[in-house]
RNA sequence: GGGGCCAUAGCUCAGCUGGGAGAGCGCCGCCAUGGCAUGGCGGAGGUCGGGGGUUCGAGCCCCCCUGGCUCCA
Numbered sequence: 001g002g003g004g005c006c007a008u009a010g011c012u013c014a015g016c017u018g019g020g021a022g023a024g025c026g027c028c029g030c031c032a033u034g035g036c037a038u039g040g041c042g043g044a045g046g047u048c049g050g051g052g053g054u055u056c057g058a059g060c061c062c063c064c065c066u067g068g069c070u071c072c073a
Base pairs, nucleotide, nucleotide: 001072002071003070004069005068006067007066010025011024012023013022019056027043028042029041030040031039032038049065050064051063052062053061
């Protein structure tokens, strides 16, 4: 320098065919227990890496950029 893959909640990750942004863990509250552990219920928490484009509509498609992993040279 060129190719491929990855980037979504604090962490680890889902997200189908473009239309609801989610799970587990963690955090907060309530309930059960004499208490702890544990379990149940509820809640807070998101510029979907950044910018632009296509579209009635983008986490998802296209282009550019940034960071990471990897292959080739």